[in-house]
Molecule: c-di-GMP-I riboswitch aptamer
Organism: Propionivibrio limicola
RNA sequence: UCUGAAAAACGGCAAACCCGUUGAAAAACGGCGACGCAAAGUUUCCGGCCUAACGCCCCCAGGGUUAUGGCAGCGGGACUGCCAGA
Numbered sequence: 001u002c003u004g005a006a007a008a009a010c011g012g013c014a015a016a017c018c019c020g021u022u023g024a025a026a027a028a029c030g031g032c033g034a035c036g037c038a039a040a041g042u043u044u045c046c047g048g049c050c051u052a053a054c055g056c057c058c059c060c061a062g063g064g065u066u067a068u069g070g071c072a073g074c075g076g077g078a079c080u081g082c083c084a085g086a
Base pairs, nucleotide, nucleotide: 001086002085003084004083012037013036018031019030020029021028022027035073041079042078043077045076046075047074048071049070050069055065056064057063058062
């Protein structure tokens, strides 16, 4: 540097549900708990998806639209890493 998760070895992370907190929400954080993950480590650069507070519009008790808000466990990219082999 490349290949690999078939067999190992040391391990690592932690879905959903529930509880608490923050938030308009999506969601995030913490606890419990493990569905899974060879990058389920980091990072919104690209695509995609979620929400719609503020704004704008309307047939205005409402509805529509929209990201500057989110998802890294939706893909791709970038950076970094354990083990084994070449």